A computed fold for a 77-nucleotide RNA from an Opitutales bacterium, annotated as transfer RNA.
Taxonomically the source falls in Opitutales (Bacteria, Pseudomonadati, Verrucomicrobiota, Opitutia).
Its mean pLDDT, the model's own confidence on a scale to 100, is 80.
It matches the Rfam family "tRNA". Rfam describes the family as follows. Transfer RNA (tRNA) molecules are approximately 80 nucleotides in length.
The RNAcentral record of the sequence draws on ENA and MGnify.
């Protein structure tokens, strides 16, 4: 310098075709259980869904431009 791909919770990720409340496993927390822990149960908290504009009655989801990871061609050397 051409082109693909990812960014969503403290991690690892879903999210179909744009439309009802933004989820799921681990972890945190709390309570039950135990003499204690572990395990189980039950309950609970935690989201600028990369950033910034845009289109729409509505965007995580389409579009524009930037970030930053990450792959594959090209080129110099």
């Nucleotide at each position: 310098g051409g082109g693909g791909g990812a960014a969503u919770a403290g991690c690892u990720c879903a999210g179909u075709u744009g439309g009802u409340u933004a989820g799921a496993g681990c972890g945190c927390c709390u309570g039950c259980u135990u003499c204690a822990c572990a395990c189980g149960c039950a309950g609970g908290a935690g989201g600028u869904c990369c950033a910034g504009g845009g289109u729409u009655c509505g965007a995580g989801u389409c579009c524009c431009u930037g970030u930053u990871c990450u792959c594959c061609c090209a080129c110099c050397a």